Predicted 3D model of a 75-nucleotide RNA (c-di-GMP-I-GGC riboswitch aptamer). The coordinates come from a structure-prediction model, not an experiment, and the mean pLDDT is 89. The sequence was found by an Rfam model in a public genome assembly.
């Protein structure tokens, strides 16, 4: 460096409900865990979705890229 244990210390938080943003996708917060080894982050490529269609907008928990990180069994 590669990989990822029935391993250690921790993290994340789907569905749902609760208040708020917002036409809408969807997004904060707050409870809750389906699950995540990058389920840190970034719309650059592909996909999908909404719309007042416009030189607009959402998703990184849909797949690829690119950057960064914790632990350290076998191989």
């Nucleotide at each position: 460096c590669u990989c990822g244990a029935u391993a250690a210390c921790g993290g994340c938080a789907a569905a749902c409900u609760g208040c708020g943003a917002g036409c809408a996708a969807u997004c904060g917060c707050a409870g809750g865990a389906c699950g995540c080894a990058a389920a840190g982050c970034c719309a650059c490529g592909g996909g999908u979705c909404c719309c007042a269609c416009g030189c607009g907008g959402g998703c990184g928990g849909c797949c690829g890229g690119g950057c960064u990180a914790c632990c350290g069994a076998a191989g």